[in-house]
RNA sequence: AACUCAUCGAGACCGGCUGAGGGAAUAGGCCCAAUGAAGCCGGGGCAACCCAGAGUGCUAACCACACUUUGAAGGUGCCAACUCCUACGGGGAUCGAAAGAUGCACCCGCCAGAUGAGAG
Numbered sequence: 001a002a003c004u005c006a007u008c009g010a011g012a013c014c015g016g017c018u019g020a021g022g023g024a025a026u027a028g029g030c031c032c033a034a035u036g037a038a039g040c041c042g043g044g045g046c047a048a049c050c051c052a053g054a055g056u057g058c059u060a061a062c063c064a065c066a067c068u069u070u071g072a073a074g075g076u077g078c079c080a081a082c083u084c085c086u087a088c089g090g091g092g093a094u095c096g097a098a099a100g101a102u103g104c105a106c107c108c109g110c111c112a113g114a115u116g117a118g119a120g
Base pairs, nucleotide, nucleotide: 003118004117005116006115007114008113013043014042015041016040017039021032022031023030026087027086028085029084044079045078046077049075050074051071052070053069054068055067056066057065083112088109089108090107091106092104093102094101095100
């Protein structure tokens, strides 16, 4: 790398260096960017996956496990826009007498992706 499980409409930015791109990839759209993109460094913050405490369930009791709740020292992660939106399937919508047409970007699901934990 591949695999398994969980989550993804919430939340959280300043300074320095640098200098033209960036929003994963392809396509379309829409945005961000010289009032400084991406990257690197320093500091700050958010969150609560791992983690710590308490309670409940289970048990004769304990352990383990599950759920609820509180916390934030440590390990990750994250700090424009829903994972920025769409692409595939279904529903719905619009047009049409019907057959049917339409990326319409509204809903659900899948795929893909991201992050964590595990396993190896």
This is a predicted structure of a 120-nucleotide RNA (SAM riboswitch aptamer (S box leader)) from a Thermoanaerobaculia bacterium. The source organism's lineage runs through Bacteria, Pseudomonadati, Acidobacteriota and Thermoanaerobaculia. The coordinates come from a structure-prediction model, not an experiment, and the mean pLDDT is 80. The model forms 97% of the base pairs in the Rfam consensus. It matches the Rfam family "SAM riboswitch aptamer (S box leader)". Rfam's curators write: The SAM riboswitch is found upstream of a number of genes which code for proteins involved in methionine or cysteine biosynthesis in Gram-positive bacteria. Gene Ontology term of the family: regulation of gene expression. It was read from a public genome assembly, where an Rfam model found it.